[in-house]
RNA sequence: AGGCGGUCGGAUGGUCGCGCGUGGCCGGGGCAACCCGGUUGCGUGAGGAACGUCCGAGCUCCUCAGCGCAGGGUAGCGGGUAACUCCCGUCCGCCGCGAGGCGAGGACCAGUGCCACAGUGACGAUGCCGGCCCUUCGGGGCCGGAGUGAAACGCGGCAAACUCUACCUGGAGCAAGGCCAAAUAGGAGGGCGCAACCCGGUUCGCCGGGGGAGAGGUGCGCUGCCCAGCCCUCGGGUCGGCCGCAAGAGCCGUCGGGUAACCGGCGGCCUCAGAUGGAUGGCCAUCCCCGGCGGCGCCACGGCGUCGCCGGGACAGAACUCGGCGUACAGACCGCCU
Numbered sequence: 001a002g003g004c005g006g007u008c009g010g011a012u013g014g015u016c017g018c019g020c021g022u023g024g025c026c027g028g029g030g031c032a033a034c035c036c037g038g039u040u041g042c043g044u045g046a047g048g049a050a051c052g053u054c055c056g057a058g059c060u061c062c063u064c065a066g067c068g069c070a071g072g073g074u075a076g077c078g079g080g081u082a083a084c085u086c087c088c089g090u091c092c093g094c095c096g097c098g099a100g101g102c103g104a105g106g107a108c109c110a111g112u113g114c115c116a117c118a119g120u121g122a123c124g125a126u127g128c129c130g131g132c133c134c135u136u137c138g139g140g141g142c143c144g145g146a147g148u149g150a151a152a153c154g155c156g157g158c159a160a161a162c163u164c165u166a167c168c169u170g171g172a173g174c175a176a177g178g179c180c181a182a183a184u185a186g187g188a189g190g191g192c193g194c195a196a197c198c199c200g201g202u203u204c205g206c207c208g209g210g211g212g213a214g215a216g217g218u219g220c221g222c223u224g225c226c227c228a229g230c231c232c233u234c235g236g237g238u239c240g241g242c243c244g245c246a247a248g249a250g251c252c253g254u255c256g257g258g259u260a261a262c263c264g265g266c267g268g269c270c271u272c273a274g275a276u277g278g279a280u281g282g283c284c285a286u287c288c289c290c291g292g293c294g295g296c297g298c299c300a301c302g303g304c305g306u307c308g309c310c311g312g313g314a315c316a317g318a319a320c321u322c323g324g325c326g327u328a329c330a331g332a333c334c335g336c337c338u
Stems, first nucleotide, its partner, number of pairs: 001338008010287007018045012047315001051326002054324005059173004071169005076090005091105001092103004106164002111162002113158003123154001128145007177243004187234006197210005216226002248270001250269008288313011
C1' cells in the first nucleotide's frame, strides 16, 4: 500500500415521560363474551442490519388423492441444511504481480432464429487473382491464393435467443385462521290459535270455503283502528370480544467428529420487546472517540504531548416467527495473509 475474516457500534449516574406484564386500591362500560380509566409498587422494553420483501421454511386455511399437460424455477462434481436460487469443499474458465476475487459453468450431430462495422459472401455466399476440367462459347464446376472481419465453410459462433434434456414445484397468506357470542331478518323442530253463524261436500267422525271471536300489534284498562299469525327451543352467520402473539430449526460455554459448511454429547441461561394512530424517548452532569482553533512544552522541523474552547458521534428502527441473500452505515478494535 492492499486482500480476507471477525467483534463492537457510545458508557455511567440523575431527572421527567411512554408501551407491555404483574400485585394493591378506586371507578366505569357491556345481554354476554370480555373490556376500559385513574393511582401506586415491582419487573421489562429494538438491530446488525429490526430495512428491501429477493429466495427458502415453520404455521394456517382452501373440494392439493394420484398421473399428465401448461406455467414457474434450478443447472460442473461432491457435501451441509428443516429447506433454499443459501453455505462449504473441489475441478474448469476469466481477472489480479500477489494475498485473493468473479462465474445462470447441461445441450447448437433435433428444429427455428440471430451474428453490428467491414466485407462478394456471416452459413448453402463466390466479387478479384492463378491453375485444372466441361462447354451449346453465354457460361458452369473444382482446387489454391489475396483481402475484410471477433468469426470465412470447419458439421463456425450465440441457449442471461426460442428451444431440447434432467431434476424441483398445488394455491393463497397472520387482514392466514380459530374460539366465544347480542338485536333484527331468515332456517329447523315443538307448542298454541283459526269461535258462533252461513254455504258446499260427507264414509256422519268430520272436511273445504266465507266469516273474524279470542290472542297479537302497547306495562295495565276502555274505545277506535290494523293484521294473520303468536310463543318456546336449537343451530349457522352478522355487530362485538378474545386467541393466534412470542421459549426456540434458541443463546452461551466445553468436549468430540469433520479440510470446511456443519453435526453430536454434556453443562448453564431466559439476557428471547411485543404495539394496533402503533411504546422503546427528552433533558442535564461526568467520561470516551473524531475534527477544527488557540496557549504551553519537546523536536531530527515531518510532527508529538498536554490544557482550554467550539462542533460532531453514523445507517436505521420491530409488527406471526425463523434460515439466508442483497442493500445502508460516523467510527473503533482484533486476527491471518500479500